Context: one part of a larger RNA
RNA sequence: GCCUACGAGUUACCGUUGCUGGCAAGGAUAAGCACUUCAGGUGUGGAUCCGUAGCGAAAGCGAGUCUGAAUAGGGCGCUAUAGUCAGUAGUGGUAGACGCGAAACCGUGUGAUCUACCCAUGGGCAGGAUGAAGCUGUGGUAACACACAGUGGAGGUCCGAACCGGUUGACGUUGAAAAGUCUUCGGAUGACCUGUGGGUAGGGGUGAAAGGCCAAUCAAACUCGGAAAUAGCUCGUACUCCCCGAAAUGCAUUUAGGUGCAGCGCUGAUUUAGUUAUAUAGAGGUAGAGCUACUGAUUGGAUGCGGGGGCUUCACCGCCUACCAAUUCCUGACAAACUCCGAAUGCUAUAUAAUGAUUUUCAGCAGUGAGGGCAUGGGUGCUAAGGUCCAUGUCCGAGAGGGAAAGAACCCAGACCAACAGUUAAGGUCCCAAAAUCUAUACUAAGUUGAACAAAGGAGGUCUGAUUGCAGAGACAGCCAGGAUGUUAGCUUGGAAGCAGCUAUUCAUUUAAAGAGUGCGUAACAGCUCACUGGUCGAGCGAGGCGGGCAUCGAUAAUAAACGGGCAUCAAGUAUAGUACCGAAGCUUUGGAUUAUAUAGAAAUAUAUACUGGUAGGGGAGCAUUCUGAUAGCGGUGAAGGUGAAUCGACAAGGUUUGCUGGAGUGAUCAGAAAAGCAAAUGUAGGG
Numbered sequence: 001g002c003c004u005a006c007g008a009g010u011u012a013c014c015g016u017u018g019c020u021g022g023c024a025a026g027g028a029u030a031a032g033c034a035c036u037u038c039a040g041g042u043g044u045g046g047a048u049c050c051g052u053a054g055c056g057a058a059a060g061c062g063a064g065u066c067u068g069a070a071u072a073g074g075g076c077g078c079u080a081u082a083g084u085c086a087g088u089a090g091u092g093g094u095a096g097a098c099g100c101g102a103a104a105c106c107g108u109g110u111g112a113u114c115u116a117c118c119c120a121u122g123g124g125c126a127g128g129a130u131g132a133a134g135c136u137g138u139g140g141u142a143a144c145a146c147a148c149a150g151u152g153g154a155g156g157u158c159c160g161a162a163c164c165g166g167u168u169g170a171c172g173u174u175g176a177a178a179a180g181u182c183u184u185c186g187g188a189u190g191a192c193c194u195g196u197g198g199g200u201a202g203g204g205g206u207g208a209a210a211g212g213c214c215a216a217u218c219a220a221a222c223u224c225g226g227a228a229a230u231a232g233c234u235c236g237u238a239c240u241c242c243c244c245g246a247a248a249u250g251c252a253u254u255u256a257g258g259u260g261c262a263g264c265g266c267u268g269a270u271u272u273a274g275u276u277a278u279a280u281a282g283a284g285g286u287a288g289a290g291c292u293a294c295u296g297a298u299u300g301g302a303u304g305c306g307g308g309g310g311c312u313u314c315a316c317c318g319c320c321u322a323c324c325a326a327u328u329c330c331u332g333a334c335a336a337a338c339u340c341c342g343a344a345u346g347c348u349a350u351a352u353a354a355u356g357a358u359u360u361u362c363a364g365c366a367g368u369g370a371g372g373g374c375a376u377g378g379g380u381g382c383u384a385a386g387g388u389c390c391a392u393g394u395c396c397g398a399g400a401g402g403g404a405a406a407g408a409a410c411c412c413a414g415a416c417c418a419a420c421a422g423u424u425a426a427g428g429u430c431c432c433a434a435a436a437u438c439u440a441u442a443c444u445a446a447g448u449u450g451a452a453c454a455a456a457g458g459a460g461g462u463c464u465g466a467u468u469g470c471a472g473a474g475a476c477a478g479c480c481a482g483g484a485u486g487u488u489a490g491c492u493u494g495g496a497a498g499c500a501g502c503u504a505u506u507c508a509u510u511u512a513a514a515g516a517g518u519g520c521g522u523a524a525c526a527g528c529u530c531a532c533u534g535g536u537c538g539a540g541c542g543a544g545g546c547g548g549g550c551a552u553c554g555a556u557a558a559u560a561a562a563c564g565g566g567c568a569u570c571a572a573g574u575a576u577a578g579u580a581c582c583g584a585a586g587c588u589u590u591g592g593a594u595u596a597u598a599u600a601g602a603a604a605u606a607u608a609u610a611c612u613g614g615u616a617g618g619g620g621a622g623c624a625u626u627c628u629g630a631u632a633g634c635g636g637u638g639a640a641g642g643u644g645a646a647u648c649g650a651c652a653a654g655g656u657u658u659g660c661u662g663g664a665g666u667g668a669u670c671a672g673a674a675a676a677g678c679a680a681a682u683g684u685a686g687g688g
Base pairs, nucleotide, nucleotide: 002687003686004685005684006683011095012094013093014092015091016090017089018088019087020086021085022084023083026050027049028048032044033043034042035041054061055060064076065075066074067073098236099235101233105226106225107224109222110221116200117199118198119197120196121195122194123193124192125190127159128158129157130155134151135150136149137148138147139146163187164186165185169182170181171180202218204214205213206212239622240621241620242619243618244617249262250261251260252259253258263368264367265365266364267363268362269361274355275354276353277352278351279350280349281348282347288341289339290338295335296334300330301329302328306324307323308321309320310319311318371396372395373394374393375392376391377390378389379388380387401412402411403410416592417591418590419589421588422587423586427582428581429580430566431565432564436579438578439577440576441575442574443573449568450567457553458552461550462549463548464547465546467543468542469541470540478536479535480534481533482532484509485508486507489503490502491501515530519528520527593612595610596609597608598607599606600605623677625674626673627672628671629670630669631668633666634665641661642660643659644658645657646656647655648654
């Protein structure tokens, strides 16, 4: 873990509300007594209780009364009447009060045969070692002292058995043992060990002190009792179907996981509102915006009060300024606790329209008062968190079904039952896997991508758009040729000649064209080359520009690993347009059921319309079990029970028939009463 049996809202009394019944301005008796057919019977009994009148603390008065000086005012009443008794159901209170569960507290007793300490009286300690004091002898001293040799036998002395202990390691750990075994180790004439008898007792003892020990129990033993202690805590709480259906919020709380009131749910009455749209009229200071409209903060410029610094002076004055800087002006821009302004929504009222029970109030019964994700507006935090705190909405909670590979709350969509019917949503249609290897046009070459995700920045990747320049009077690229002269410009310099550096009206000439020179080069020249020009060639070429698309690098995390996988490149990728199809418990079709309302009907029922997800929770209707009463039954020609089979209720709890077994009781209908239903409580007992 399993099976069987047992196992939790009961009973009494007192309130309160509903329903049913009796009587009714009244209703009812209690104990007792009498009778009796002995029945939860009949009569009697009016004590007493509730109601019919209130007000006042009361005396008291009374449709009034109290307060008050009051005939005032005010409070509570009347004017406006239904109660009471019984039964039954819900619920509250008092009781153990749905069941089980503490640790504890108090009282009476029992324990020192274990163990701690103490008292009395007994017992025990192999063997070996060391060799204190004292004494003797000899030496020694004036006498002591002292030295040596013997003798002697001290000690919480030494080694080590018994005995006592328990240091180390291993084993053992459902053990051989609820503390042991083996090895090793400490003490072993002592504060030693031990036998017997006795003493100290629970807030007490005893303790070389560890909160140790006090009978395998100790920061207060054990036993029985108070006692069913208390438990705002945990767990459990038993048959079925039908209708409705929450909350995780506010205020308060020695309160925060509890509770009270309100909010939200159900049931029964009652009420006539509620909701939405449009129009009109309002209140308001958010979003935004603005600030020469305030408060504050603030960029650059102009002006430069005042200050700092410098100069000057005996001092005052005066002068200067790449400094700070008020006011004012121009300009730019900020604010939850700024506003000259100022929406959309939302809110209030009125009117009209639509909708159709959603509204109000009262009574009875609750549960909830740990919420959570997502979207949006915010606070907090790091414009971190599956963070936290508010607001508005939604869903999960209490919601199944389809999609997102898988997933509480993301998308679609709200499950009464049945169907091998249809049609759609989200999402999909190559295979896994239902449906397009669909149509058309582009792009991508990175397996980018194919349902989570990335930047600044780099880059003649590639496609495309616009602007603009050059081009059959021949562009662009390549090739052939030229690229000169004054002059080695001037200065500088050791040198400076186009090319270290500086200066410059960097001029002028010859030209088809050629810079006082674009780069390489030389110590300086030389040399190579470019700009620029001609020729050749024959059609587009450029702005290393600008905009867009898709790709690329940037790109680093823990097993290989986030297309679900296979795999896919004129895609099965991306973009645009389109047509089919698949796809859910949605919607439809067919049949059936429940509930509510309406109509018809005496009712049964029929028709129509709508509805029927559901936790906590409220309400309704039933099934089964045991016993009692009444009625008519069954049973040795076989009751109950056990074990198979069939069948009914086309909803359940369940019912019926029958075979075998079993061997004596037992079912049906109508009422009544409950020790009245088990899967869970580390439930209790038994079984295997």